[in-house]
Molecule: transfer RNA
Organism: Daphnia magna
RNA sequence: GCCCGGUUAGCUCAGUUGGUAGAGCGCAGGACUUAUAAUCCUGAUGUCGAGGGUUCAACUCCCUUAUCGUGCG
Numbered sequence: 001g002c003c004c005g006g007u008u009a010g011c012u013c014a015g016u017u018g019g020u021a022g023a024g025c026g027c028a029g030g031a032c033u034u035a036u037a038a039u040c041c042u043g044a045u046g047u048c049g050a051g052g053g054u055u056c057a058a059c060u061c062c063c064u065u066a067u068c069g070u071g072c073g
Base pairs, nucleotide, nucleotide: 001072002071004069005068006067007066010025011024012023013022019056027043028042029041030040031039049065050064051063052062053061
C1' cells in the first nucleotide's frame, strides 16, 4: 500500500430482507437469611465511532473519514 472483518449500555455481544434499540454479566434498591453469599423481584444507564447523502422513516442503504484486528505484498 491492497483486501476482508469489527466499532451498539460500565464489560461481552445480539439486532435476517429500513419501521420509533435488546440480552447476559455488572451496578442500585427490595424480599429471603442471625449475617454474608446464592436465589427471586424491581429499577437506572445508549447522541448505535464521526460527518454528510437517500428516504415519510436509517444501527441497517450510499459516500467520505477515524480507529482496532486477520490476511496479502